[in-house]
Context: one part of a larger RNA
Molecule: large-subunit ribosomal RNA, domain II
Organism: Thermoplasmata archaeon
RNA sequence: GCCAGAGAGUUUCGGCCAACGGCGAGGUUAAGCCUUUUAAGGGUGGAACCUUAGGGAAACCAACAUGUUCGCAUUCUUCGCAAGAGGAAGAGGAACGAGGUGAUUUCGCCUGAAGUCGUUGGCUGGAUACCCGAAACCGGUCGAUCUAUGCGUGGGCAGGGCGAAGCCUCUCGAAAGGGAGGUGGAGGCCCGCACGGGUGGUGAGCUACAAAUCCCUCCGAUGACCUGCGUAUAGGGGCAAAAGACCAAUCGAGACCGGAAAUAGCUGGUUCCUUCCGAAACUACUCGUAGGUAGGCCUCGGCAGAGGCUGACGGUAGGGUAGAGCACUGAUUGGAGAUUUUGGGGGCGAGAGCCUUCGGUUUCCUGUCAAACUCCGAAUAUACCGUCGUCUUAGAAGCCGGGAGUGAGGGCAUCGGGGUAAGCCUGAUGUCCGAAAGGGUAAGAACCCUGCCUGGGGUUAAGGUCCCUAAGUGCCGACUAAGUGUUACUUUGAAGAUAGUCCUCAGUCAAAAACAACUGGAAGGUGGGCUUAGAAGCAGCCACCCUUGAAAGAGUUCGUAACAGAUCACCAGUCGAGAUUGCGGGCGUCUAAAAUGGACGGGACUAAGUCGGUCACCGAUACCUCAGAGUACCGAGAGGUAAUCUAGUAGGAAGGCGUCGUGCGUGGAUAGAAGCUUGGUCGAGAGAUCGAGUGGCCCGCGUUCGAACGAGAAUUCUGGU
Numbered sequence: 001g002c003c004a005g006a007g008a009g010u011u012u013c014g015g016c017c018a019a020c021g022g023c024g025a026g027g028u029u030a031a032g033c034c035u036u037u038u039a040a041g042g043g044u045g046g047a048a049c050c051u052u053a054g055g056g057a058a059a060c061c062a063a064c065a066u067g068u069u070c071g072c073a074u075u076c077u078u079c080g081c082a083a084g085a086g087g088a089a090g091a092g093g094a095a096c097g098a099g100g101u102g103a104u105u106u107c108g109c110c111u112g113a114a115g116u117c118g119u120u121g122g123c124u125g126g127a128u129a130c131c132c133g134a135a136a137c138c139g140g141u142c143g144a145u146c147u148a149u150g151c152g153u154g155g156g157c158a159g160g161g162c163g164a165a166g167c168c169u170c171u172c173g174a175a176a177g178g179g180a181g182g183u184g185g186a187g188g189c190c191c192g193c194a195c196g197g198g199u200g201g202u203g204a205g206c207u208a209c210a211a212a213u214c215c216c217u218c219c220g221a222u223g224a225c226c227u228g229c230g231u232a233u234a235g236g237g238g239c240a241a242a243a244g245a246c247c248a249a250u251c252g253a254g255a256c257c258g259g260a261a262a263u264a265g266c267u268g269g270u271u272c273c274u275u276c277c278g279a280a281a282c283u284a285c286u287c288g289u290a291g292g293u294a295g296g297c298c299u300c301g302g303c304a305g306a307g308g309c310u311g312a313c314g315g316u317a318g319g320g321u322a323g324a325g326c327a328c329u330g331a332u333u334g335g336a337g338a339u340u341u342u343g344g345g346g347g348c349g350a351g352a353g354c355c356u357u358c359g360g361u362u363u364c365c366u367g368u369c370a371a372a373c374u375c376c377g378a379a380u381a382u383a384c385c386g387u388c389g390u391c392u393u394a395g396a397a398g399c400c401g402g403g404a405g406u407g408a409g410g411g412c413a414u415c416g417g418g419g420u421a422a423g424c425c426u427g428a429u430g431u432c433c434g435a436a437a438g439g440g441u442a443a444g445a446a447c448c449c450u451g452c453c454u455g456g457g458g459u460u461a462a463g464g465u466c467c468c469u470a471a472g473u474g475c476c477g478a479c480u481a482a483g484u485g486u487u488a489c490u491u492u493g494a495a496g497a498u499a500g501u502c503c504u505c506a507g508u509c510a511a512a513a514a515c516a517a518c519u520g521g522a523a524g525g526u527g528g529g530c531u532u533a534g535a536a537g538c539a540g541c542c543a544c545c546c547u548u549g550a551a552a553g554a555g556u557u558c559g560u561a562a563c564a565g566a567u568c569a570c571c572a573g574u575c576g577a578g579a580u581u582g583c584g585g586g587c588g589u590c591u592a593a594a595a596u597g598g599a600c601g602g603g604a605c606u607a608a609g610u611c612g613g614u615c616a617c618c619g620a621u622a623c624c625u626c627a628g629a630g631u632a633c634c635g636a637g638a639g640g641u642a643a644u645c646u647a648g649u650a651g652g653a654a655g656g657c658g659u660c661g662u663g664c665g666u667g668g669a670u671a672g673a674a675g676c677u678u679g680g681u682c683g684a685g686a687g688a689u690c691g692a693g694u695g696g697c698c699c700g701c702g703u704u705c706g707a708a709c710g711a712g713a714a715u716u717c718u719g720g721u
Stems, first nucleotide, its partner, number of pairs: 001721006011127013026050003032044004054061002064097001067096004074089006098111005130269002133266001137259006148233009157223001159191003162187001166183007195220003200216002203214002235251001237247002272656006282295005296406002298403006307391003311388007323376001324374002329370003334365007343358006409433010438449003453628007463618003466603003472615001474614006485605002496590003500587004505582005517574005523547003528542003553568001557566002629646002631642004657710001659707003663703006675694008
């Protein structure tokens, strides 16, 4: 892992509610006692409880007039052929009125009698309280055969080396003392067995030989050494050359038993079927943000009896957003004018003062900006009204009561706030996912189409139609040459550049010959004046005229030291038809860099790319149609209606299937029960039933009641394999 079996909302005492049943202004007994066919049942038992009156903290006081009106169901009735239109009464209901009480007095509660006991079900409080799960806390015991330390008493340490003090001899010295040779044998001395340890290999082993081992290497090895036995210290305590180490494979508080099924707002699990409806991830409070409580949103039942919704159009009303604007507030470009006794700088003047410039203030023109600016000002939205629409007496909206779940949300579109930005944070409106299957998007929670009962046939949507792959290698007209592209979004490609190419518009030139190319000319006054060493068209400054001419600048670029020279503007000739400039647009090109090899889904494509038009076809659980099932409603039934019913997590409600037992009724079985194996049939399903084989003795069906009642999951438990 698999298989079989076990495995989780139970029981009790209170409370609230519903259904059903008994009695009813009353309802019910508890313990006890008596009896009996003895845990049952029957009788008795009225203590006690709830109700029959409320209000008030209390003292205390203490309730309907059935008086008025409205009015649903219903009944009666008038008109009418009918449809329909009126009228009267009107249980229950509603509004008044009347009353009780309270110094909460413009108010509160209550009053024209319905309760109580039981059974079942739902929920709830206390109890283990749906099941499993802590780490911990407390109490009492047991441990120092491991280990820590102390104490008592014993044991152990091959061999080798170094050679302290002391002593002896010799020697030097006046002495103190020194030196040499011997002797001697000190030492938490050295090397190294036993013994003790455990450094490195970060070796081996790591379901091991082993819950700490093996091999090599390494440290101590006469000492604060190692070790046997005995003995002492005990759990908030010991012991510790101190590591929170050790105290029996257990230690930042031992083990065992008990309190005890501790508690767990946390994780996991929670067992048959079908039908109807169907959420929330929001608001407020909370030592509260992984949880709760109240409201909101869901469901079921009841009451009541006529409106509800706001989709379209119109009207009325208020608004100050988007936009826009600069009239206010504030920011802000350039220019012109005015003003400035008191501002700064400069100049002139003897001074008064004047001039100029930078500022300040202000007027006009001009160019901009604002969430906390507004001379203006929408669309939407909001409130009310009207008409239409739509739902509703098959009962809406509303109200009352039982049961919840939710209170970690998320994506997209639009409008905001924060942020450089984010698959970012935080709001609003809508929608979808959540809780939604199917088709498309290669794949895919929320993007597009479309909301699911069962089966058959057809038509379309989004999206597609060369092959993979269902359907056009369709048609008409353009563009692209970059494999650009063949990606709706998700899954960017920018500023900028572009004599790539196509198109629109506007201008200029052109048979009096344009544009390009080629040939020729491009002169004179003059080397203009100044400057300068020089300045001659061409360093620089000023001016920029005149003449001849078809045309030619006091000179466009190169060049020279300066000249010279080349060239251009400009003119003529040759040639002979368009040329050229600018704004804008389409498709391209460059800009363009990422880590294994590589992606239009792939193949591949010059259309099978892009733009515009057009006709077919394919393509969903959508739509149509046929047959059937269910649900809701109508109907006495047969049957009918649904353009508009059937998705669904949490959750609410309803109806069923099966297992075990019980009372009553009724059946089967050695001519073969249950169980098991296997095949068929029926049912929407839980399941039921029949046949065959096996098996060898009990088992069903109907109905009532009662449950230790349904298994795939819990790192579930036990067994097997």